Annotation:
FMN riboswitch aptamer (RFN element) from Meiothermus granaticius NBRC 107808, 148 nucleotides, folded computationally. Of the family's consensus pairs, 97% are formed in the model.
RNA sequence: UAAUUCCUUCGGGGCGGGGUGCAAUUCCCCACCGGCGGUAACGGCCCAAGGCCGAAGCCCGCGAAGCCUGGAAAUCAGCCGUACAUCCAGGCCCGACUCGGUGAGACUCCGAGGCCGACGGUCACAGUCCGGAUGAGAGAAGGAGCGA
Numbered sequence: 001u002a003a004u005u006c007c008u009u010c011g012g013g014g015c016g017g018g019g020u021g022c023a024a025u026u027c028c029c030c031a032c033c034g035g036c037g038g039u040a041a042c043g044g045c046c047c048a049a050g051g052c053c054g055a056a057g058c059c060c061g062c063g064a065a066g067c068c069u070g071g072a073a074a075u076c077a078g079c080c081g082u083a084c085a086u087c088c089a090g091g092c093c094c095g096a097c098u099c100g101g102u103g104a105g106a107c108u109c110c111g112a113g114g115c116c117g118a119c120g121g122u123c124a125c126a127g128u129c130c131g132g133a134u135g136a137g138a139g140a141a142g143g144a145g146c147g148a
Base pairs, nucleotide, nucleotide: 001147005144006143007142008141009140010139016030017029018028019027031128032127033117034116035062036061037060038059042054043053044052045051046050057115058114066092067091068090069089070088071087072086097113098112099111100110101109119131120130121129
């Protein structure tokens, strides 16, 4: 110390006030929140060159959820078969930004105004409550091994 293998740990925030109503953290008014990697003219640090670190919910991609297909295991004395559920693999699906300013250059900076948010549940429609979930996971950090 590139690639690669294994292990460990970590890995999501938010309804406060008022209104209506038998009933709403679900509707209405005001409010609140923003996973991971990349990019980035901003900021910080070292500074000769140059480099390092941080910085986007709506720019590029990823993840979870949902749906589909195939397979496996279990069930069985054995063979066949096997819906749902479980596990594995693959696929599909997968939200939302404009205007003005500066400038050589900005959907990233500055200013303003907007917009978006799985599924199931619920005395009443949920980004914020409850549940699958003490799960999974993009990935992050550390360690070990191998190799040079």
The source organism's lineage runs through Bacteria, Thermotogati, Thermales, Thermaceae and Meiothermus granaticius.